[in-house]
RNA sequence: GGUGGCGUAGCUCAGUUGGUAAGAGCACUCGGCUCAUAAUCGAGGGGUCGUCAGUUCAAGUCUGACCGCCACCA
Numbered sequence: 001g002g003u004g005g006c007g008u009a010g011c012u013c014a015g016u017u018g019g020u021a022a023g024a025g026c027a028c029u030c031g032g033c034u035c036a037u038a039a040u041c042g043a044g045g046g047g048u049c050g051u052c053a054g055u056u057c058a059a060g061u062c063u064g065a066c067c068g069c070c071a072c073c074a
Stems, first nucleotide, its partner, number of pairs: 001073007010026004019057001028044005050066005
């Protein structure tokens, strides 16, 4: 340099054919339970869906460029 894949909450990931208020587990915070801790139960906070632009009435979900990571090829 070329080809392909990936980039969604702190971490690991889900999100069928674009459409109703973006989710799960773990972690974190608060509370219950306990003499106390763990476990467990309940509640809660937390997201520019890599960036910019485009298509559309509507984009995490389609298109283009760019950025980062991984694999293969040279």
Molecule: transfer RNA
Organism: Acidimicrobiaceae bacterium